A computed fold for a 1469-nucleotide RNA from Gossypium thurberi, annotated as small-subunit ribosomal RNA.
[in-house]
RNA sequence: AGAGUUCGAUCCCGACUCAGGAUGAAUGCUGGCGGCAUGCUUAACACAUACAAGUCGGACAGGAAGUGGUGUUUUCAGUGGCGGACGGGUGAGUAACGCAUAAGAACCUACCCUUGGGAAGGGAACAACAGCUGGAAACGACUACUAAUACCCAGUGGGCUAAGGAGUAAAACGAGGUAUCUGCUCGAGGAGGGGCUCACAUUUGAUUAGCUAGUUGGUGAAGCAAUAGCUUACCAAGGCGAUGGUCAGUAGGUGGUCCGAGAGGAUGAUCAGGCACACUAGGACUGAGACACGACCUAGACUCCUAUGGGAGACAGUAGUGGGGAAUUUUCCACAAUGGGCGAAAGCCUAACGGAGCAAUAUCGUAUGGAGGUAGAAGGCCCACGGGUCGUGAACUUCUUUUUCCAGAGAAGAAGCAAUGACGAUAUCUGGGGAAUAAGCAUCGGCUAACUCUUUGCCAGUAGCCGUGGUAAUAUGGAGGAUGCAAGCGUUAUUCAGAAUGAUUGGGCAUAAAGAGUCUGUAGGUGGCUUUUUAAGUCCGCCGUCAAAUCCUAAGGCUCAACCCUGGACAAGCGGUGGAAACUACCAAGAUGGAGUAUGGUAGGGGUAGAGGGAAUUUUCGGUGGUGCGGUGAAAAGCGUAGAGAUCGAAAAGAAGACCAACGGUAAAAGCACUCUGCUGGGCCGACACUGACAUUGAGAGACGAAAGCUAGAGGAGCGAAUGCGAUUAGACACCCCAGUUGUCCUAGCCGUAAACGAUGGAUACUAGACGCUGUGCGUAUCGACCCGUGCAGUACUGUAGGUAACGCGUUAAGUAUCUCACCUAGGGAGUACGUUCGCAAGAAUUAAACUCAAAGGAAUUGACGGGGUCUCGCACAAGUGGUGGAGCAUGUGGUUUAAUUGGAUGCAAAGCAAAGAACCUUACCAAGGCUUAACAUGUCCCGAAUCCUCUUAAAAGAGAGGGGUGCCUUCAGGAACGCGGACACAGGUAGUGCAUGGCUGUCGUCAGCUCGUGUCGUAAGGUGUUGGGUUAAGUCUCGCAAUGAGUGCAACCCUCAUUUUUAGUUGCCAACAUUGAGUUUGGAACCCUAAGCAGACUGUUGGUGAUAAGCUAAAGAAAGGUGAGGAUGACGUCAAAUCAUCAUGCCCCUUAUGCCCUGGGCGACACACGUGCUACAAUGGACAGGACAAAGGGUCACAAUCCUGCGAGGGUGAGCUAACUCUAAAAUCUGUCCUCAAUUCAGAUUGCAAGCUGCAACUCAUCUGUAUAAAGCCGGAAUCGCUAGUAAUCGCCAGUCAGCCAUAUGGCGGUGAAUUCACUCCCGGGCCUUGUACACACUGCCCAUCACACUAUGGGAGCUGGCCAUACCCAAAGUUGUUACCUUAACCGUAAGAAGGGGGAUGCCGAAGGCAGGGCUAGUGAUUGGAGUGAAGUCAUAUCAAGGUAGCCGUACUGGAAGGUGCGACUG
Repeated sequence: AGAGUUCGAUCCCGACUCAGGAUGAAUGCUGGCGGCAUGCUUAACACAUACAAGUCGGACAGGAAGUGGUGUUUUCAGUGGCGGACGGGUGAGUAACGCAUAAGAACCUACCCUUGGGAAGGGAACAACAGCUGGAAACGACUACUAAUACCCAGUGGGCUAAGGAGUAAAACGAGGUAUCUGCUCGAGGAGGGGCUCACAUUUGAUUAGCUAGUUGGUGAAGCAAUAGCUUACCAAGGCGAUGGUCAGUAGGUGGUCCGAGAGGAUGAUCAGGCACACUAGGACUGAGACACGACCUAGACUCCUAUGGGAGACAGUAGUGGGGAAUUUUCCACAAUGGGCGAAAGCCUAACGGAGCAAUAUCGUAUGGAGGUAGAAGGCCCACGGGUCGUGAACUUCUUUUUCCAGAGAAGAAGCAAUGACGAUAUCUGGGGAAUAAGCAUCGGCUAACUCUUUGCCAGUAGCCGUGGUAAUAUGGAGGAUGCAAGCGUUAUUCAGAAUGAUUGGGCAUAAAGAGUCUGUAGGUGGCUUUUUAAGUCCGCCGUCAAAUCCUAAGGCUCAACCCUGGACAAGCGGUGGAAACUACCAAGAUGGAGUAUGGUAGGGGUAGAGGGAAUUUUCGGUGGUGCGGUGAAAAGCGUAGAGAUCGAAAAGAAGACCAACGGUAAAAGCACUCUGCUGGGCCGACACUGACAUUGAGAGACGAAAGCUAGAGGAGCGAAUGCGAUUAGACACCCCAGUUGUCCUAGCCGUAAACGAUGGAUACUAGACGCUGUGCGUAUCGACCCGUGCAGUACUGUAGGUAACGCGUUAAGUAUCUCACCUAGGGAGUACGUUCGCAAGAAUUAAACUCAAAGGAAUUGACGGGGUCUCGCACAAGUGGUGGAGCAUGUGGUUUAAUUGGAUGCAAAGCAAAGAACCUUACCAAGGCUUAACAUGUCCCGAAUCCUCUUAAAAGAGAGGGGUGCCUUCAGGAACGCGGACACAGGUAGUGCAUGGCUGUCGUCAGCUCGUGUCGUAAGGUGUUGGGUUAAGUCUCGCAAUGAGUGCAACCCUCAUUUUUAGUUGCCAACAUUGAGUUUGGAACCCUAAGCAGACUGUUGGUGAUAAGCUAAAGAAAGGUGAGGAUGACGUCAAAUCAUCAUGCCCCUUAUGCCCUGGGCGACACACGUGCUACAAUGGACAGGACAAAGGGUCACAAUCCUGCGAGGGUGAGCUAACUCUAAAAUCUGUCCUCAAUUCAGAUUGCAAGCUGCAACUCAUCUGUAUAAAGCCGGAAUCGCUAGUAAUCGCCAGUCAGCCAUAUGGCGGUGAAUUCACUCCCGGGCCUUGUACACACUGCCCAUCACACUAUGGGAGCUGGCCAUACCCAAAGUUGUUACCUUAACCGUAAGAAGGGGGAUGCCGAAGGCAGGGCUAGUGAUUGGAGUGAAGUCAUAUCAAGGUAGCCGUACUGGAAGGUGCGACUG
C1' cells in the first nucleotide's frame, strides 16, 4: 500500500466481498510449565444455608459466675454514648444542572486542627430488676422501686438584630495515690465534606409544530441550613419554540478503551472520581449528615410459619442454589500486611482487603533436546519403471539437564526494644537420576504462502466473494507431500480501518443516482472603493485549571519480558489578564465604478379588452343534370332514382388564421402570429443630470403554470377518446375504412402535473480566434443609398487553450474562481404502504420498512443481426432449354416387422452416401454346436524334424484312430525353422466415449479476403494501414492519404486441349507400281499420326475515352485476344460439423467372454413415407433391311481373332498378343420399305414354361437367353432442380470393383449439336462501406404482462388481547402540617382553684395504591382481502430492443384476458 466480482473485450460510475487490528467473548480439535491480569454482557428473575457492623464496664444502677466469708476478678440482658449516611453491590430509572468543563453567592458541617472563655445551684422520672398477667408465636399489658456523661429548671456569661429595645438561651462528669489524662459547654478561625445557582456542551425522529395556569413576572405572607412559585393570597399576561419547543424512541454520564496517518468512528467490563437505586409504590422519624441495602410506618404482589386469632421476610454484600442462556469460578484461609468502626488502652469486629483454589479467558516468558550420522535402510507416496521424494529425518555414536522426579538448605514481605506470616511443604539455592515427562491446528483454484495420486460422478458435498461438482475435480472425501502459525490453531459473533462508500481535511448533480416547471420575495448566508473609532472574531505574551490512574518519555526493581515503581513531558479546551490593529465585524464620515431614478430614441406574434374582414369546410334553400359516388394494399359497410356525386346562385353557423416565415422576434417560464383601435408590462441603445452600496442568493411563504380532466352556464362547423358497423387476422377489444358522444371553442371557478428539456439553478469576474443573423450607435465614404472599419445588447455555427469516463463542452462553458439555494449516496421492493396536508373528484405533495439480488448503469470498441441504407457479384432472378413431383421398375433412407433384419451418415453440407460390386467368405448381427495362454505376437519348459496320406464319427468346426517320414548346421554338449502339449507373464475386442484426441474430410467458397513489423492516433478495448476517387474476375492495378513496408490468399509457375516448327519414323502414314481377302510387298519421310523439345499472346500496335494514370472500348494482325478452354491447386477461420467401424491413440469396460472357430439364417422382410435414377407415354417416332464415321481405356490364372455348332444366351477349337494383336459391333445419323394417331407394330412391368453361364453351393437370394403373357402409363397439382457454347439436350463406347452379379450406379471417352440473357426491379446466397441495437450461446437472440402452482415477508381488515402515558372524577392508608378544650398529663408558675406546655382523640388540606370515564401512543393477534418478491422445462399472446414490422417515450383521460390500444398536448433519448 491494495485486491476480486458487471463486459466478447475496454474505460468509468457504483455496490458487494477479502487481506489488518481489537474483544469481559463463545465454540471445534488439541494441550508441558511459570509470571501477571481477568471471569453472569442474559432474568434490577426467585432465593435454602452460613457469614458480611459493631464496640465501650475508664458513663450507669443491677444480675450472674466464682469463693466457707470479705475483698479482688471475670462476664453480661438493660439504660446511656459513638458508629450502623463509611466500606461493599448493581445500572433498573434518568436526555436531566444527571455527568463533564469553567465560574459564582445566599448556606450547613459530628469526629479532627488552631485559638479564647466556662463548668456554680437544684429537681422530677423511666428501663432493667421484682410481682402479677395476655398470647400458639411474634410480642406485650398493669402495679411498685431505682442510677447516670439519660431528662428538666432558674442564675451567670454568651449569641442575633434596623442599636431603640424586644424576644431567646449552656454545661457532665469519669479514671488516677499524685502529677495529670480524657470527656462536656459557649464563641472565633481552618481543613476536609456537603447543599444551592449559572455559562457552555451532551443521542435519534418533523410521518412529533405548536407547548405552558404555579405556567412567566410582581407584592404580602408561610417555610428552609440557605436563594427561589419552594408554598399560598392578590395583581399583570406573560414564558418557551424551525438556532427545533412539546411529544415519542433509545441510553446511566466522565477520565478512559479499541481502531485510524490524521480528521474522526465505535465503545463506557476490570481501575478511578461523581450520580441513581436497594422486592414495587408512598411516607416521615432519629441524627452533624438519610427520607437510610443488612432501620421504621403504610399499601401492593410474592414466599414462609400458624393453634386461623395473627405473625415473619427481601443476596443489585461474600460464597453458594435454581432458572434464563452460546456463556462466566470455591458454600476456601487469615486479619500477618493496608485501611475502617468502637475503646484511655489491652483489644474486639471487618466476605473491605491480603491470599490460595477453578478456567489456555487474555497477555508475557520458556521447554519439548544439542552435535555427528548415507547402506541415501525398511516403509509410505509418485513414476516416463530409469528413478524421485518423505530424508540427516529415523536408527546408531556422543554430549547436556532448562523442565520433570527425589533429597537437603531456605528468605524479603515485620513497622516501633521485643513478640507477631494467612500465603508457605512458598520464591530461591545445592546435590542426585535419566533424553528422560512434553505438538498440535488450519490451509494448499484465484484473491493468498503452499500440488500430486485416488474416490465420487450436478450425487455426496463445498463456498468469505468469484465459483466448483454432469467419468481424466490442484475447488468434494481420503492419502502422500507442501505452506502458515504454534501450546495453541481454526470457526462464529461484534467493532474500527481499508471506504475519498456521507467527502471539514476529502465527493458529486448534460448522458451514470442527483438542478424544484418558472418567478417575486421574508428570515438567514455572502457582499464593491477611501478614511476614522472600538477591539467581538483573529494574533502574541503571562497566570489559573484541565484529579489520580492510563498514553508518551528517562531511569529503576523482579534472571528477561509482561508486570510494578520514581521523575518528567505533551496537550486541545475553558477562565482571567496585558498588548497588536493588517483582515472580518462595529461606529462615524466621504466618493461613484455595482444598483437604481429622470431624459432622448428604438425593435417586437409581450399582455389585456373591443371592433372589422376574407379564403376554406359543413349544412339549408333554389336551378341544371340523370347514376353512380365514396373509400382502400384490395374491398366492404356508408350515401344515392324520395334525384346523390358534379356544377351554378343565395343564406346560415362555428372554428382556425395559407403565402410572408427565417438555427428570425418577444416573454420569468408555460407560451405568443389575419387587420385595426384603447389601456398596459419589460428590454435595448445614446448622452451622463440625480440618489449614493440602496447589491446577490433565498429555507419557509406567495404568484404564474401546456395538454388532459372536474363544476356551472352558453356554444357546437370541422376534428374526434368511448361506442357501433365494415375489413384484416388463427384471434384483432388494434393498425385501415365509414359514422360518431364526452371533449376541443367561450365565460366564471378548480386542478398543479409533463421527455414542464439546453435532461445543464441563479449571480459576478477572468480566459484565442474565424464566419453569420437581429436591434441600435459611431467613424470613413457619398449629393444620397451601397461598400469598408468599429462599439453595446441578443441569437446561431465552427474552433484554440483547458477541463471531461468518453461522447461532447468551449466568452451563451460542461474552462478558471467566489457567493448562495435545491438535490444524490447500489439495483429491485417504490415514488408504493401507513400517517398527515391540499383537492368536488381524478388525484397531487411529503415519504418508509420487511424481503430479495451481485449486480443495475453510462460512454465508447469489435463483431453479429435488421421485414435500415448505398454500391456490387453469382444460372440468384429474369429470358430460354430440358427435367423432377403423376406411372412401372431399380436403388438408398425412414418407419414397421423380426431370433437378427449389424453398425455409421440426418437441412443446405444424410439418403445410387462410406459400399470401385452382402449367395458362402465378406460380416461386425441372430440361432445352434464348440475352444479357453487362445485364430495372432514375444519369452520359458517338455516332446517330436516338418510337410504328407488313409479311415471312423459329425451339419461343419472339431474329436478319435492308423500309416508314412527322419531332412539342415554342428565345436557332437547341442542349435535353427516347424509342430503337439503344460504353466505364467500376456494376447484379443468392428465393446464405450469423434463432447478426451491425432490424422484425414465436408461446408461457407476458388468467395476475396485474413493478418503482421515499425510508425502514428486513442487512458484503453482498439483504430490507421485494409478507408476515399477510379478500375478489375480479384485487397487486380492506379491516384490520393499518417502512414511506410511485409506475409498469406488472388494471379503466374504445373498438366491436358487448340497453331506452327525441330527431331524421330514401327506394328502407324503416303506415293508409285503390282497384287489382293488384307499396306501384303518395294520405296519414301512431304502429309496424317505417334512422342520428346522449342516458339507463340504481352493490352505488344493504332484510334477513341479516361485525370497525361490504372484501365475500358473499337480496329488491325493472328491458329488463338484481353484469365484462349478445362483441370489440379482451397487463405485466417466457422459449424464441440463427420469419422474411436480405414488407421493410430488416452481413459473406461469384458477375460471359460463383449475374445476365437464353425454350420445355417439375416443384412434382400413390407401396410406405408421420402430422396436419387432408368424406361416410357410415341410419328422429330417404332420395326425391318442395307450403308458410313470415333475417341479413350483394359488384357497372360487374362483378352481372344478365325472356323464349326445352337433361334439365342452359349459351347467346341485356340491363330495372335506383355500389345497400333484383341475386347471392338460404335450408336444416334443416312438410304429404302411397313405401321397412320389407336393404349397402337407405343410402352414394356408382371407371370408361366424351357434353356445357358459362373461357382463346393444359385431355395431364401445372382445374371443371361428363347418363347408365351402384355399391367400402369396418352407429358404429370402445389412445389421444385440443372444448364450461358462445343455448353444444354441427345447418341452410343470403355474402365474399375469382380468367380459371377442384382451397374438403370460411379468415373471417363468421343459423335450429333441448339435456344436465350448481356440487365439489376424482385426471390436466394456472398462481399465492401455506412446506420441503429437493450443482441455477444450473437434474431433459432433478447424480452414484457396476465393466468395456474409452491414458498416468503408485508399493507388493509369486523374486531380481540396486552403495555405505556396524560386528563377528569370517586374512595382514601401511613404521614407531615393546620384546627379543636372531647379525654389526659411528673419536672416550671401558683396558697389553692388552676394555668402554660406536652400527649391522645376528632377534624380540614395534601396524599400512594385502588375504582370509574372518555382519550392518546404502541405491540401482538384476526375470518378474509390487496399488491410485492422468489422459484422448475406450465398456459395465453408477442408489448419493447432493428424503421422491432403502427417510431418510441412523458403527462392525462377513456377502454381492453394480458402485455396493451386510442384521443389531446409535449419530447428526441

Model confidence (mean pLDDT): 84 of 100. Rfam family: Bacterial small subunit ribosomal RNA.